[in-house]
Transfer RNA from a Nitrososphaerota archaeon, 74 nucleotides, folded computationally.

């Protein structure tokens, strides 16, 4: 150089072929529970979905530029 593949919540990751309210588990916070703690139970908080553009009524998804990360060929 060239090809492919990843990026969404502090952490692991699901949604993505079918464009419609952003989810889960764990971690954190509050409160139950009790001699404390830890388990365990119930509530809750957190996200410009890697950046930009474009399509659209409406993009995490669909398109294209561009940064990075991983792997392949040369």
């Nucleotide at each position: 150089g060239c090809c492919g593949c990843c990026g969404u919540a502090g952490c692991u990751c699901a949604g993505c072929g079918u464009g419609g309210u952003a989810g889960a588990g764990c971690a954190g916070c509050u409160g139950g529970c009790u001699g404390u703690u830890a388990a365990c139970c119930a509530g809750u908080u957190g996200g410009u979905c890697g950046a930009c553009c474009g399509u659209u009524c409406a993009a995490g998804u669909c398109g294209g530029u561009c940064a990075g990360g991983c792997g392949g060929c040369g």
It matches the Rfam family "tRNA". The family's RNA type in Rfam is transfer RNA. The RNAcentral record of the sequence draws on ENA.